[in-house]
RNA sequence: ACGGUAGAGUAAGCGCCAGAUCCCGGCCACGCUGGUGAAACCAGGCAGUCGGGAUGACGAGGAGGAGGUCUAUCGAAUCAUUCGGCGGAUGGCCUCCCGGCAAGUACAGUCGUCAUGGCCGGUACAAACCAGGGGUGCAAAUCCCUGCCAAAAAGCCGUCCAACGUACCGGG
Numbered sequence: 001a002c003g004g005u006a007g008a009g010u011a012a013g014c015g016c017c018a019g020a021u022c023c024c025g026g027c028c029a030c031g032c033u034g035g036u037g038a039a040a041c042c043a044g045g046c047a048g049u050c051g052g053g054a055u056g057a058c059g060a061g062g063a064g065g066a067g068g069u070c071u072a073u074c075g076a077a078u079c080a081u082u083c084g085g086c087g088g089a090u091g092g093c094c095u096c097c098c099g100g101c102a103a104g105u106a107c108a109g110u111c112g113u114c115a116u117g118g119c120c121g122g123u124a125c126a127a128a129c130c131a132g133g134g135g136u137g138c139a140a141a142u143c144c145c146u147g148c149c150a151a152a153a154a155g156c157c158g159u160c161c162a163a164c165g166u167a168c169c170g171g172g
Stems, first nucleotide, its partner, number of pairs: 014087004019083001020055008031046001032044004058075003064097007098112004104168004116162003120158004130147007
């Protein structure tokens, strides 16, 4: 270096669950329903209660370092549990440091390693969903494979506009 085997890791629309909704099981005096017009009683197991479980973000995009701060970008789907909430986070802004623009130094500016910004026009890219198939579970559900449709933002392309400075030092 190559090949093989075994184990671990893999997460940032990410992890989690005290609310909520749903499923399964136990109990069910009183309430409810039925036997029954009423009471007793019996049955059911609706409500209730206890235990266990399920759901709870679909991808795109995103990291120089430190601190502070803020419900941290984009669309797709549903018409909503992607609800409600906790934690986290590569986001925005501010300060400092480092670095690029920019081949000496300082200051100012701007940006973040693909290291100028802005307007307009153009352009590319997804998964869920859906359809088919398979696995697990009593169930709620869940996991996987195949096929298929369309996105926005960043990005990319083009025109235009703005910026690419100042001072000092050194060389010709």

The RNA shown here (glmS glucosamine-6-phosphate activated ribozyme aptamer) has 172 nucleotides and comes from a Chloroflexota bacterium. The sequence was found by an Rfam model in a public genome assembly. Model confidence (mean pLDDT): 80 of 100.